[in-house]
RNA sequence: GGGAGUAGCUCAGUUGGUAGAGCAUUAGCCUUCCAAGCUAAGGGUCGCGGGUUCGAACCUCGUCUCC
Repeated sequence: GGGAGUAGCUCAGUUGGUAGAGCAUUAGCCUUCCAAGCUAAGGGUCGCGGGUUCGAACCUCGUCUCC
């Protein structure tokens, strides 16, 4: 100097406008039971602290961690 940091994990989020998917977890259905399958639910200070804006994961400044 460049890149990355968003759910337990892997990641998406693209002109700034109510934060999502897959897997996992829990519950239900199914099954003699388990697994598989189907349905639903829970789970987030978007690394941290400022600034801009009616409004920031997104723009901007500083800072921490990793590559």